[in-house]
RNA sequence: CUUAUUAGCAGCUAGGGUUCCGGCCGGUGCUUGGUCCGAUUGGAUCGGCCGGUGACUGGUCCGAGAGCUGCGGCUCUACCGGUGAACAGCGGCAGGGUACACGGCGGGACAAAAGCCCGGGAGGU
Numbered sequence: 001c002u003u004a005u006u007a008g009c010a011g012c013u014a015g016g017g018u019u020c021c022g023g024c025c026g027g028u029g030c031u032u033g034g035u036c037c038g039a040u041u042g043g044a045u046c047g048g049c050c051g052g053u054g055a056c057u058g059g060u061c062c063g064a065g066a067g068c069u070g071c072g073g074c075u076c077u078a079c080c081g082g083u084g085a086a087c088a089g090c091g092g093c094a095g096g097g098u099a100c101a102c103g104g105c106g107g108g109a110c111a112a113a114a115g116c117c118c119g120g121g122a123g124g125u
C1' cells in the first nucleotide's frame, strides 16, 4: 500500500431534546359539571376547551466503537459421552482469553435533539 473477514444482542446509565402525559403562564366560557357569594337569574373560582412554554425537576421517548452489566459468538486448555484406527469429527460440562482506542467541522433521521447514524470516518499520535 492492497485484499478479505470480524468487531453481535439485550438491559441500564452518562447524555438528549419536546411528539404525548404532567407542570407553569395566558385566554375562553357560566349552569353543560362542582364549590362559594349573592338575589333576580348574576359574580368569583375550579373542572372542561384553546394557545404558549424544555432557560419546566419529572413520566413516555431517543441513547454510547472509545461507559457499565448480562447473554451469546469465537478461540485455547482439560475432562466426559457415542461412533471409531485415531490426538480427527459430533455433542456436553468447567476454566482462561476476547487487546488497544486522541478525535473535529459539517450533514442525517424521528416530534426534536444528542456521546444516536455518516464514524474505530476526516485529521492527529
Stems, first nucleotide, its partner, number of pairs: 008071005015062002020059002022056001023053006033046005073098005079092003100120001102123001106118003